[in-house]
RNA sequence: AAAGUCGGCUAGGCAAUCGCUGCGUGCGUAAGCACGGGGAGGAAAGUCCGGGCUCCACAGGGCGGGAUGCCAGUUAACGGCUGGGUGCUAUAAGUCGAAAGACCCAAGGCAACGGAAAGUGCAACAGAGAAUAGACCGCCGAUGGCUUCGCAAGAAGAUCAGGUAAGGGUGAAACGGCGAGGUAAGAGCUCACCGCACUGGCGGUAACGUUCAGUGGCUUGGCAAACCCCAUCCGGAGCAAGACCAAAUAGGGAGGCAUUAGGCGUGGCCCGCGCUGCCUCCGGGUAGGUUGCUUGAGCCUGUCAGUGAUGGCAGGCCUAGAGGAAUGAUUGCCGCACCUCGCAAGAGGUGGCACAAAACCCGGCUUAUCGGCUGGCUUUCCAA
Numbered sequence: 001a002a003a004g005u006c007g008g009c010u011a012g013g014c015a016a017u018c019g020c021u022g023c024g025u026g027c028g029u030a031a032g033c034a035c036g037g038g039g040a041g042g043a044a045a046g047u048c049c050g051g052g053c054u055c056c057a058c059a060g061g062g063c064g065g066g067a068u069g070c071c072a073g074u075u076a077a078c079g080g081c082u083g084g085g086u087g088c089u090a091u092a093a094g095u096c097g098a099a100a101g102a103c104c105c106a107a108g109g110c111a112a113c114g115g116a117a118a119g120u121g122c123a124a125c126a127g128a129g130a131a132u133a134g135a136c137c138g139c140c141g142a143u144g145g146c147u148u149c150g151c152a153a154g155a156a157g158a159u160c161a162g163g164u165a166a167g168g169g170u171g172a173a174a175c176g177g178c179g180a181g182g183u184a185a186g187a188g189c190u191c192a193c194c195g196c197a198c199u200g201g202c203g204g205u206a207a208c209g210u211u212c213a214g215u216g217g218c219u220u221g222g223c224a225a226a227c228c229c230c231a232u233c234c235g236g237a238g239c240a241a242g243a244c245c246a247a248a249u250a251g252g253g254a255g256g257c258a259u260u261a262g263g264c265g266u267g268g269c270c271c272g273c274g275c276u277g278c279c280u281c282c283g284g285g286u287a288g289g290u291u292g293c294u295u296g297a298g299c300c301u302g303u304c305a306g307u308g309a310u311g312g313c314a315g316g317c318c319u320a321g322a323g324g325a326a327u328g329a330u331u332g333c334c335g336c337a338c339c340u341c342g343c344a345a346g347a348g349g350u351g352g353c354a355c356a357a358a359a360c361c362c363g364g365c366u367u368a369u370c371g372g373c374u375g376g377c378u379u380u381c382c383a384a
Stems, first nucleotide, its partner, number of pairs: 001380010012334007020039002023036005041355001045366002048364005053238004060271004065234005070084005085113001086111004094103003114229002119227002121223002136168002138164003143161002146157004176194002179191003196216005201210003242291004252282006262276004298317008335353001336351006
């Protein structure tokens, strides 16, 4: 310097004029006026997780149901985040090659990552056979049988019974691999090496790793975003939750269950606990105001600890709170992007410049997105 890849910050700035709106102060009977300080995002979106808060409500246990699933850390918590492990997976570069291609493969990316020897279940077609499997083509035919030769012993032949799963075929996948011995022919049948399992050593907090050692049965595929088993966790409803004030109506009508018990009580069932009447239908009134409502698991700066997420300490800041819903418009300069001219410096032109709009609040995830600034890692090239 180039290419690849992973992050962080930002999402225009300044000024003027006019307009809307919260809060504070002053004036005003009031309407309102003046001054001052504020006013929509990184996703405000989706409503997918987790909480704060409010109520049931004084709220415990079990069953059922649901969620998560490698290890460690972090957090208020999480299915989040950080780091690590394991598995899978490319592409750039590189090597071989005439080429087509092949091999190898960095940083990176993905994982719905516990258990298949507790049980049940599922797998099209092809194939003999798809998990305590299997004989289509083959190989053997020692032993028993058949035929021929032979007085007999025996020899030869084809293959029947039978043996076999090493070779071939089918298939995505066929019940370890390769070599030697052995056998009638074969087979972990035996042996060496590899692989696998278990145990021990060494390293690591651990998941795991190991070109360390031993023993071994000579070895039991896949799917659990199938049922299931194991471990951990889980009340419900939600700001249209709730609280207060005022006002109005019809404290209305009908029916049912019940009073030793029964009924009701914020997902289902049971026990416990609490309350003491409860349920259904018809009909009537009100739906106005205040509050919840923004000082927070808050933000910024510096420093310390840590690989990091994050945490400690010190200092500074207060940054929307509407209530049918305000947060805007215009102009000018600069910025930025694109186009044209130009070797360049630069000049001219176009573009308000993406995705998009708070509604109780916060931490995440997912989705959409024009640009700008900037850092890390890997590979290659050049220079020193």

The RNA shown here (Bacterial RNase P class A) has 384 nucleotides and comes from a Rhodocyclaceae bacterium. Rfam family: Bacterial RNase P class A. About the family: Ribonuclease P (RNase P) is a ubiquitous endoribonuclease, found in archaea, bacteria and eukarya as well as chloroplasts and mitochondria. Its best characterised activity is the generation of mature 5'-ends of tRNAs by cleaving the 5'-leader elements of precursor-tRNAs. Cellular RNase Ps are ribonucleoproteins. RNA from bacterial RNase Ps retains its catalytic activity in the absence of the protein subunit, i.e. it is a ribozyme. It is annotated as a ribozyme. Lineage of the source: Bacteria > Pseudomonadati > Pseudomonadota > Rhodocyclales > Rhodocyclaceae. Model confidence (mean pLDDT): 79 of 100.